A computed fold for a 523-nucleotide part of an RNA from an uncultured bacterium, annotated as small-subunit ribosomal RNA, 5' domain. RNAcentral holds the full RNA, with entries from ENA. Rfam family: Bacterial small subunit ribosomal RNA.
[in-house]
Context: one part of a larger RNA
Formats: sequence, C1' cells, structure tokens
RNA sequence: GAUGAACGCUAGCGAUAGGCUUAACACAUGCAAGUCGCGGGGCAUCACGCCUUCGGGUGGUGGCGACCGGCGCACGGGUGAGUAACACGUAUGCAAUCUGCCCUUUACAGUGGGAUAGCCCUAAGAAAUUGGGAUUAAUACCGCAUAAUACAGGGAUGCCGCAUGGCAAUAUUUGUUAAAGGAGUAAUCCGGUAAAGGAUGAGCAUGCGCUGGAUUAGGUAGUUGGUAGAGGUAACGGCUCACCAAGCCAUCGAUCCAUAGGGGUUCUGAGAGGAAGGUCCCCCACACUGGAACUGAGACACGGUCCAGACUCCUACGGGAGGCAGCAGUGAGGAAUAUUGGUCAAUGGUCGGAAGACUGAACCAGCCAAAUCGCGUGAAGGAUGACGGUAUUAUGUAUUGUAAACUUCUUUUGACAGGGAAUAAAGUGAAGGACUAGUCCUUUUUUGCAAGUACCUGUGGAAUAAGCAUCGGCUAACUCCGUGCCAGCAGCCGCGGUAAUACGGAGGAUGCGAGCGUUAUCC
Repeated sequence: GAUGAACGCUAGCGAUAGGCUUAACACAUGCAAGUCGCGGGGCAUCACGCCUUCGGGUGGUGGCGACCGGCGCACGGGUGAGUAACACGUAUGCAAUCUGCCCUUUACAGUGGGAUAGCCCUAAGAAAUUGGGAUUAAUACCGCAUAAUACAGGGAUGCCGCAUGGCAAUAUUUGUUAAAGGAGUAAUCCGGUAAAGGAUGAGCAUGCGCUGGAUUAGGUAGUUGGUAGAGGUAACGGCUCACCAAGCCAUCGAUCCAUAGGGGUUCUGAGAGGAAGGUCCCCCACACUGGAACUGAGACACGGUCCAGACUCCUACGGGAGGCAGCAGUGAGGAAUAUUGGUCAAUGGUCGGAAGACUGAACCAGCCAAAUCGCGUGAAGGAUGACGGUAUUAUGUAUUGUAAACUUCUUUUGACAGGGAAUAAAGUGAAGGACUAGUCCUUUUUUGCAAGUACCUGUGGAAUAAGCAUCGGCUAACUCCGUGCCAGCAGCCGCGGUAAUACGGAGGAUGCGAGCGUUAUCC
C1' cells in the first nucleotide's frame, strides 16, 4: 500500500459498487419454463346467445381445464467438488466433420390406410397410480406415386495438390429416398418436403505455454504399431473387436504422491519480479453419491427417465414420494456475510400470425460504515485575555484561549409546505401517404414497477449532527497525581524495586476524522 475481511469504541447524510472465503452440510414453505385453439378431437370451468316442462338442455359464440400434437425445456441462473488434462491460453489445421430456428436461391406438395390418447363404461389400490372394453381426430403414425445438383454403384475425360487424395464439367448409366395443412368471402398470409450456398453454434487434431515432491526411477498389456481387415461414430482414430508383430513412454523427470478449476485480469513493486483468481467477461466441469442410455439439430440433460446406494418423508405395512451448488428463507458449521420484497415499465429470452402469456434472467426497492468518493456538524467579528479546570517560583504568572459569552450573517443538511421528472423507443388501434406490393413513413391514441422518488422552490431557526488512537526511542505530541519489580504495559529495544514524560487517572498536546484503532493475509 491492499482486502469479498473480522473484532473493539463511536456514528449525521448521499452516490456508486459489494455482501457464506467455513459444511459440493441437511433442507420446512412459496416462486424460478412454458407457450400455441391460426395443428386436432372436444368441452370440465366462466361469460353470452338460443330452447325450456324452470329441474335443466344446447359447442351456437367468446374462450378454454385436462388430453393428442408442435416448438421450447441443451438457453438463461448457480457452484468450484473433481480435473495437472489439448481442461485452459495462444497459434494453426479438418483433403476426417455436424449444425434446429435465421438469410439467399431452385424445385415440389398426387393418392390412400390403420391406429391411439381424450370422452364413455368398468375393474384394482390407502395412496402414488394402473388394468380391461367400446368409440374418435390431427401439421401424430404408416403405405403407394413422382423426383434430383441428394444417397449408393458402374463407366469415361481434364486439371490440381498436402500422403491418404481433391475439384470440375460430363454424351452418361442403374438403383434408392419426400411432403401437411391452417386462417381468411377472397386477395393473400403462416406453415410443409427436397437440394445448393451462407451465417451462427458445436466437434476433432496439432505446435508452444501451464504447481510442488526423486525421502516417488522405472512405468505400460488395448499397452505401441500393423492388417486401405470388421464393427461403430456426424467425423479421424485401439474408439471397440479378430489376427499378427513387440513395441511405446522415461533423469530434457515417465510413473506415483500431494495440491489446484484455467484465462482476461486484480494487488504490490521504479522495474524485473512476487502474490491472488471474490465481483464483471470468456472457457471448462458438476447438479444428493455412483452408473446407464432414451428423446432430440443439440444432452448422456440442475428444477427429464432407468438402475444401485446413503439419507429424509407418507403409509391402511401391501407399497410409494423426494433432491435449493436457481431466488428468497431455515437449521448446522463459523470470527463472519442480507429480504420467505416489487414489477415485467425498460433490456433480453421462449412460444405465438398477432394481441399477448410466461420469465426470482433482468430492472428496481429493503438490510449492512463492509469499501471508494462527495457533503455536513456553521461563518465573520469579538480581550473584562471572564468563570471554571490544570500547572506553578502561589496577593502573582502560564495554559485551556478568540475558545466561550456577546454582535452580525448564512441555511448546505434536517423538519414542514408547494411543484415535480428523464428513463418511452417501439408495438397496438384509427386516419393518411410512398413504392420494390408487403414492407416503410407521417399524424393521432395508448403504455412507468421504481415514485409523488430524484430534483426545484418557499418558510422559520445555529438550529438536528464528533469521535477514535497515541504522546520513552523508532514516531508527530509533556506535565501533575496515584502505584512501588506490585498492579500493569509492550510491534522491537525495553518500562515498573518511592521523585515512572513507558503502568492507572487528570490537564494539555499530536495524528486521523464519520470514522479510528487492533487482528489476520499478500506485496
């Protein structure tokens, strides 16, 4: 000098940023991922219409619980346990790769089928849930047709390279593979299928860099390589398998052990260097512990599934349920770390044609001197140098001290009263216009949680606001009293045994100041 700090004493305000460093310990409760009726059958609930024997009936309309279906749930948010590794950083490569939504371009969408949720009936169970029967729809599922610059195979030419090889046009040839509709009177719009390219995201490989220990010296059996072998993958590859060979790594530190998420950065230092990796950003890993796959463009998936384990809970004892390292919050641990708050107004995300819905992301507010910065606790004048205190050589003097009183002034701040934001741009609805004809522009209307907050103005009044540590030397600041190697102090040297500037108190002084000191850690 610094800190995600803690402790002691003290404390007026604001702005900005920050706040479980310990038990990746266990978690009550609420919320954190839904959305689409312009995909579907329907209609539990609400409102309206119609019918009504006044009990009710009726999907007819607005809408819509549950269900089928689509997209999303792989993002966003958390944590740092593991990991010494192509994890990360940097630089390259993929002639070994994939990529939903989005953009550009081209072509196409013909014709059929059988089911199954839901609803209805019924059965088992305490529950979680499950079985059977009947019946029904789709942008759910499955055929047939058509089809290429797609895929697979055959044939022939040219060019190029980086080894396997790559590219191009082909008179070419054979086989395989697709689709879905909805809204609207319509125009049209939104979707569907295939292909090529782009963008974005991801995967893989490699050079270099990346903690300590030799009181760890040998390690390795899919281990190392081959078979243009087989399987598998989006893709290369012992990734897996069969066979063959015996290799491969290592004192330039293999293997083993310990420790640890990495970087941008942060702190310190003149620099070189040393230390750290909290907040913010990028990457990685994990989601009660271990394992596994399914779905999907993408996961081996925090709020999905299955199995095993530990723990907790419910039970009618037969059987079931759960996973806060999401936001709040609770217990425990600890020196120690906050509200079971508000709003989707903005920014962004998902779904939707849109209106909109959801969003503990986000934006705000609350708590905390825990940090940084700013402001204030008054200003000017004022000597009978007042009273009081302290010291003293004591009728006196010194000091507290222009300090107070007193006079004049101001009102930051605080109180009250009045006014009162920016953050809002869009989008929607309405009217009009332009052209490239489905986009844009103009006018108007509407939308603010924070918040009646910030801020501004006025009223009256010095009013509402100072402490902490130190004073032997280092080190700025000295005297008196008490104590008497006691009580005590102390970072080091050291102080205290009767005149202690070093202990305790007082007066005074010094330093910093809404803080000051101590402790811990780093340079």